RNA sequence: CCAGACGGCCGGGCGAUCGCGGGGCUCUUCGGAGUGUCGAGGAAAGUCCGGGCUCCACAGCGGCACGGCGGCGGGUAACGCCCGCCGGGGGCGACCCCAGGGAUAGCGCCACAGAAAGCAAACCGCCCCUUCUGGGGUAAGGGUGAAAGGGUGGGGUAAGAGCCCACCGCGGACCUGGCGACAGGGACGGCAUGGCAAGCCCCGCCGGGAGCAAGACCGAAUAGGGACCGUGCGCCGGGGUUCGCCUCGGCAGGGCCGCCGCCGGCCCGAGCGGUCCGGGUAGGUCGCGAGAACCGCCGAGCGAUCGGCGGUCCAGAGGAAUGAUCGCCCAGGCCCGCCUCGCGGGCUGGACAGAACCCGGCUUACAGGCCGUCUGGUCCC
Numbered sequence: 001c002c003a004g005a006c007g008g009c010c011g012g013g014c015g016a017u018c019g020c021g022g023g024g025c026u027c028u029u030c031g032g033a034g035u036g037u038c039g040a041g042g043a044a045a046g047u048c049c050g051g052g053c054u055c056c057a058c059a060g061c062g063g064c065a066c067g068g069c070g071g072c073g074g075g076u077a078a079c080g081c082c083c084g085c086c087g088g089g090g091g092c093g094a095c096c097c098c099a100g101g102g103a104u105a106g107c108g109c110c111a112c113a114g115a116a117a118g119c120a121a122a123c124c125g126c127c128c129c130u131u132c133u134g135g136g137g138u139a140a141g142g143g144u145g146a147a148a149g150g151g152u153g154g155g156g157u158a159a160g161a162g163c164c165c166a167c168c169g170c171g172g173a174c175c176u177g178g179c180g181a182c183a184g185g186g187a188c189g190g191c192a193u194g195g196c197a198a199g200c201c202c203c204g205c206c207g208g209g210a211g212c213a214a215g216a217c218c219g220a221a222u223a224g225g226g227a228c229c230g231u232g233c234g235c236c237g238g239g240g241u242u243c244g245c246c247u248c249g250g251c252a253g254g255g256c257c258g259c260c261g262c263c264g265g266c267c268c269g270a271g272c273g274g275u276c277c278g279g280g281u282a283g284g285u286c287g288c289g290a291g292a293a294c295c296g297c298c299g300a301g302c303g304a305u306c307g308g309c310g311g312u313c314c315a316g317a318g319g320a321a322u323g324a325u326c327g328c329c330c331a332g333g334c335c336c337g338c339c340u341c342g343c344g345g346g347c348u349g350g351a352c353a354g355a356a357c358c359c360g361g362c363u364u365a366c367a368g369g370c371c372g373u374c375u376g377g378u379c380c381c
Stems, first nucleotide, its partner, number of pairs: 001377010012329007020039003024035004041352001045363002048361005053211004066207005071085005086100001087098004101202002106200002108196003123142002125138005150168006169191001170189002174185004215286004225277007234251007253268006293312008330350001332348007
């Protein structure tokens, strides 16, 4: 210098003018005004996981069903997240990827092709026999397939075959190391039951439901409900009528009181008026930001992370503020000039996006730029 791997950070700056939202202070005619201060993000996003908080449900324990998770050991409030390690795969390498428990518990499936796809099978081929048409042996070689009953080499044989042997692989025990996943080792077994569990299933672990429109408090106007007071009614009859009812008389019902009854007295019902009470709605207040907080130093740890000390206060709206214009500058891009390889000038120019109860993660979007560690290659000293 070129190509690349991993990790971290920034993601415009300053000033002027005019505005917007929340606290503080001052003034106020209570409408507001002035002043000063604070005012989006690394993802505020998707709402995919895990929690806090709130309400509802629920004695406790166990089981069933359903859903999720799944190598081992740690971290954490918790997690499906993170760290370290193991195993497998990819890359020359730095490094990256893996839904990574169980296939002798059982059931099921393995398309097409192919002779044969699961108590295997024999198409071509090879070998032997033969009445020349067939019979037998074989699984080395060819062909099909995602997958064909261990691989390579040698012996052996009619040709072959774990038939036999060596090495590799595999299997169940054993020994050694490791907390463990697992790794290593020498014998043994001649190889014996291939794959799929993101098919059912089995094993282990975890899991009540809804969500700030949660929920709590205050609470009108209007309409409706209840209590009390005043007026008064149901039936029959008479009268009136705008056919809704109104009015007069008699009788019946209920309650209370006078000693129970008889009897007597008083009161009541529909509607209307008045006073009071309570529920709900509109609206308002709280929940609502000092926290699993942030910054720095020290310590423990490979690390995730944890501990100690010191410092800081860092949006809180409610149809929703955090903006607009101008000037100068800074990255970056394009063009031109030259005293031509670094100077000058002009134009342009900053992404994705945006709080809405809060926090920890994951995922996704992102113009441009910076820093660190490392890998491979090339050149020079």